[in-house]
This is a predicted structure of a 350-nucleotide part of an RNA (small-subunit ribosomal RNA, central domain) from an uncultured bacterium. Model confidence (mean pLDDT): 88 of 100.
Context: one part of a larger RNA
RNA sequence: UUGGGUGUAAAGGGUGCGUAGGCGGUCUGCUAAGUCAAUUGUUUAAUCUCCCGGCCUAACCGGGAAUCAGCAGUAGAUACUGGCGAACUAGAGGGUGGAAGAGAGAAGUGGAAUUCUCGGAGUAGCGGUAAAAUGCGUAGAUCUCGAGAGGAACACCGAUGGCGAAGGCAGCUUCUUGGUCCACAUCUGACGCUGAGGCACGAAAGCGUGGGGAGCAAACAGGAUUAGAUACCCUGGUAGUCCACGCCCUAAACGAUGAUCACUGGACGUCAGCUUCAAUCGCGAAGUUGGUGUCGUAGCUAACGCGUUAAGUGAUCCACCUGGGGAUUACGGUCGCAAGACUAAAACUC
Numbered sequence: 001u002u003g004g005g006u007g008u009a010a011a012g013g014g015u016g017c018g019u020a021g022g023c024g025g026u027c028u029g030c031u032a033a034g035u036c037a038a039u040u041g042u043u044u045a046a047u048c049u050c051c052c053g054g055c056c057u058a059a060c061c062g063g064g065a066a067u068c069a070g071c072a073g074u075a076g077a078u079a080c081u082g083g084c085g086a087a088c089u090a091g092a093g094g095g096u097g098g099a100a101g102a103g104a105g106a107a108g109u110g111g112a113a114u115u116c117u118c119g120g121a122g123u124a125g126c127g128g129u130a131a132a133a134u135g136c137g138u139a140g141a142u143c144u145c146g147a148g149a150g151g152a153a154c155a156c157c158g159a160u161g162g163c164g165a166a167g168g169c170a171g172c173u174u175c176u177u178g179g180u181c182c183a184c185a186u187c188u189g190a191c192g193c194u195g196a197g198g199c200a201c202g203a204a205a206g207c208g209u210g211g212g213g214a215g216c217a218a219a220c221a222g223g224a225u226u227a228g229a230u231a232c233c234c235u236g237g238u239a240g241u242c243c244a245c246g247c248c249c250u251a252a253a254c255g256a257u258g259a260u261c262a263c264u265g266g267a268c269g270u271c272a273g274c275u276u277c278a279a280u281c282g283c284g285a286a287g288u289u290g291g292u293g294u295c296g297u298a299g300c301u302a303a304c305g306c307g308u309u310a311a312g313u314g315a316u317c318c319a320c321c322u323g324g325g326g327a328u329u330a331c332g333g334u335c336g337c338a339a340g341a342c343u344a345a346a347a348c349u350c
C1' cells in the first nucleotide's frame, strides 16, 4: 500500500529476445463503446440531512421533503480516448554507396619463455630467505652450447583506444557469420515503445563422461616463524586450471545508476565517418553525425556529488523497497547427478 521512494541510507531484475497486457505520430470521414449533459424507472423500511409536530425539555417517537450515488431505458452532444475506412512522412524499417572494430564460431599456423629428455663442454656447489632449513647435486647438478618433446599463454604495438545486450573479447592467416556508424533522401507507410509469464545467453568455482597436463596451484606433506601457527614465508605437490560434449545459473554479474522518447548554457581531449576552407604535399582550421572521457552553467541532491553519456525537466512501461535482528533462514513447491539455486514466512526480540 490511491503515499513516498530505489548512485552511496531499504530498494533496478545479471543481460537480451519476445507472448499477453499497458501506452502510442500527423490529417480526414463515419460510428457513438468510454466521456458529457437532459429525462424516465428502480435502488423495502429504518438510519443520516432539512422542515413540522408529540411527550415539561433532551434523548426518544410520529409525519413530510430533499440531496448524492449505482444500475437500466429513451432521445441528444462529438473536443478527447476507443472502433472502422481513406490519406501522410517527421517515428520505425528497407535500399544504394562507403567506414572502423580483441564481436562470434571453425580450421590452420608463428616466435619468445618455462619445464622435461638426449648430446657436447665444464666442476662443486645450486636453490631459497629478513635469516635459515627442508629440497636438488660427484650416479656430475646450477651455469653454458646444440637438438628434440609437450602444454599453456600471446611481450612490444596497447591507449580514461576499439567491439559486444550483458557475461566478456587480444599473436598471425583463412573460411562462415552477427551487430554498429556515416552519406544519399530512393522505397514501405506507424509496421512503434515497454514487457508479467516464457525462451535464450550468462565470469569464476563446482559436477558428469572421455582426453590432455608445461607452468601455476586449493587439499596435503615437509622446513621455518611463533607461547602456539591447522596461517602469512620457503621446498614439494594432487584435484583444478586446458580441450570436446553435457550440467550448474551464482558474483562487489557495479556506472552499486532498468528500457525507450523529448527538451535544457558551455569548454577541452579522443575514436569512426561526412562536408567546407586551405588545396601541391605535409601539418592543419571550421562545421556536422555517432561513440568514449575530463571539467563545469542552470537545475537537482541530506551531503558526497550528478550535470546533453543527468542523479536536471517531462512522458510511457516493467522490476523492486516499506525499522534492525531472526532470515541470502525454516516449511512447502519448482529445478539440479550432486553441491545447491529460485521462490519465501512466523514465533520471539530490540
Base pairs, nucleotide, nucleotide: 003322004321005320006319007304008303012318014201015200016199017198021194022193023192025088026087028085029084030083031082033081034080035077036076038074039073040072041071042070043069049065050064051063052062053061054060091191092188093187094186095184096183097182098181099180103177104176105175106174107173108172109171110154115149116148117147118146119145120144125136126135162169163168206247207246208245209244210243211242215241216240220236221235222234223233258317259316260315261314262313263312266295267294268293269292270291271290272289273288274287275286276285277284299306300305323350324349325348332343333342334341335340